[in-house]
Context: one part of a larger RNA
């Protein structure tokens, strides 16, 4: 000197950070991912327009039930795109996992952005609904109908693939790269505004940017030799499989390889890293907070879909555990955000709001969003402020000591003057608002309206009283600060050295001092 601290005393106010380091313990409740009618068919309600029927009543209404149409709004279903990111933990890993520099002539990449080109014809379901039915219940069965940008031929095929022929160029190496021809496979989807004209929104196939990823290598960072030998898909190779892609990734046959004293396997620790702290540096510890990259979502496995996962809040096994049962069977995973219980020395609210940032999903109004923006709580850290300023001596009073003269406590206090920081109280009262509607115009833009969670805060301003605001450790040396009484190797102190056995600057109080200060001491770790 430094911390995510703790623990004792003690505590005014502000700003900015931080805040389960132990049980990757188990979880009660609530929220965290939805969103789109401008893809689709519905049921359910709402106001209306037309028709035609009954009554009723009389020549134009009422009332019922019902049809068709276009319009709102809820709702669950098909569908689509998002749920692979945003969030949390660090168990695991000593690995190409991290860092760093290469490489891919062995790779993908929704959505976005350039460019070339297309989008012709059909056809069959199935949810939902509606009917039976079975179950406690989660939820299933049967039949019946129906949509669409869902599904599934066929057609064309710019490019693209794949296979065969030609040239032309090029690299380190296996090879690439580019034109030209023939054969071959395999696409699409409409939707919505508008009297129209058209416009917006998508579809589909390629290429080529741009982001994000995959693999692959050098070098690089623990501890133990009281681990010395490891190893059989092991090490190569042929061939096939498999991926997006090279590969023993995986298989079959074939060889007998491979690694290791420069530490191989094994054992123990251990998420790397940007960075923190310390130190004059060179090193040393370290990995909280924020940023990257990694693993991981009860524990084990395991694949679907998808451009992307072997997927925290998706599905399938198994285990354990906890609920619920009508015992036949079901349902659940906070290492998200709060919040609980439990371990601990020890760590916080079941808050507010999407107003802004940013995501998602929509043409868009908007809709979610414990991301995030904020508030709450804690001297947990740093910083900045205050608890008065100037004057004031007969050096009052009390207090401590005394050689009893006086020393001190002290300009310290009374007392005068003076100011109002912070707190209270009363009043104004924010930025942070970009956008968004709706009207006008061809636009460009104007006009009006209107959008703040913090927050009636911040901040200003008034009035007003020295009022409402110090405390702790320590005082032989080291190390800054000394006396009194009590105490009698007792009670006790201490980091060390060492103090206390009747005069103790070392114990205990009390004056007085010394240090630091809203903190000041102890412990604990690291330099």
């Nucleotide at each position: 000197g430094a911390u995510g601290a703790a623990c004792g005393c003690u505590g005014g106010c502000g700003g900015c950070g931080u805040g389960c380091c132990u049980a990757a313990c188990a979880a009660a409740u609530g929220c965290a991912a939805g969103u789109c009618g401008g893809a689709c068919g519905g049921c359910a309600u709402u106001a209306g327009a037309c028709g035609a029927a009954u009554g009723g009543u009389u020549u134009a209404c009422c009332a019922u039930a019902u049809g068709u149409c276009a319009g709102g709004u809820g709702c669950a279903g098909u569908g689509g795109c998002g749920g692979a990111c945003g969030g949390g933990u660090g168990a695991g890993u000593a690995a190409c996992g991290c860092g760093u520099g290469a490489g891919c002539a062995a790779c993908c990449u929704a959505c976005c952005c350039g460019g070339u080109g297309g989008a012709g014809g059909g056809g069959a379901a199935u949810a939902a609904c509606u009917u039976u039915g079975g179950g406690a219940a989660a939820c299933c069965a049967a039949a019946g109908c129906u949509a669409a940008a869902a599904c599934c031929g066929c057609a064309u095929g710019u490019g693209a693939u794949g296979c065969g022929a030609u040239g032309u160029u090029u690299g380190c190496a296996u090879g690439g790269a580019c034109a030209u021809c023939g054969c071959a496979u395999g696409a699409a989807a409409u939707g919505g505004a508008g009297c129209a004209a058209u416009c917006c929104a998508g579809c589909c196939a390629c290429c080529g940017a741009a982001u994000g990823g995959g693999c692959u290598c050098g070098c690089g960072g623990c501890u133990g030799a009281u681990u010395a030998g490891c190893u059989a898909g092991u090490u190569g190779g042929u061939g096939a499989g498999g991926u997006a892609a090279a590969g023993g990734c995986u298989c079959a046959c074939c060889a007998a390889g491979g690694c290791g004293a420069c530490g191989a396997u094994c054992a123990g620790u251990a998420g790397c890293c940007g960075g923190a702290c310390u130190g004059a540096g060179a090193g040393g510890u370290u990995g909280a907070c924020c940023g990257g990259c990694c693993a991981c979502a009860u524990u084990g496995g395991g694949a679907c879909u998808g451009a992307g996962a072997c997927a925290c809040g998706g599905c399938c096994c198994a285990a354990a555990c906890u609920c619920c049962u009508a015992c036949g069977g079901g349902a659940g995973g906070c290492a998200g955000c709060a919040a609980u219980g439990g371990g601990g020395a020890a760590u916080a609210u079941u808050c507010c709001a999407c107003a802004a940032u940013g995501g998602g999903c929509g043409g868009a109004a908007g809709c979610c969003u414990g991301a995030u923006g904020g508030a709450g709580c804690a001297a947990c850290g740093c910083c900045g402020c205050g608890u008065g300023a100037a004057g004031g001596a007969u050096g009052a009073c009390g207090g401590u000591u005394u050689u009893c003269g006086g020393a001190u406590u002290g300009u310290a206090a009374a007392c005068u003057u003076c100011u109002a920081u912070c707190g209270a109280u009363a009043g104004u009262g924010a930025a942070g608002a970009a956008g968004g509607u709706a009207u006008a115009g061809c636009g460009a833009u104007a006009u009006a309206c209107u959008u703040g969670a913090c927050g009636g805060u911040a901040a200003c301003u008034a009035a007003g009283u020295a009022a409402g605001c110090a405390g702790c450790c320590c005082c032989g040396g080291c190390a800054a600060a000394c006396u009194a009484c009590g105490u009698g190797c007792c009670a006790g102190c201490a980091g060390c050295c060492g103090c206390g056995g009747u005069a103790a600057u070392a114990c205990g109080u009390a004056g007085g001092g010394g240090g630091c200060a809203a903190g000041c001491g102890u412990u604990a770790u690291c330099c």
The part of an RNA shown here (small-subunit ribosomal RNA, 5' domain) has 527 nucleotides and comes from an uncultured bacterium. The full RNA is in RNAcentral, with records from ENA. Its Rfam family is "Bacterial small subunit ribosomal RNA". Its family is annotated with structural constituent of ribosome and ribosome in the Gene Ontology.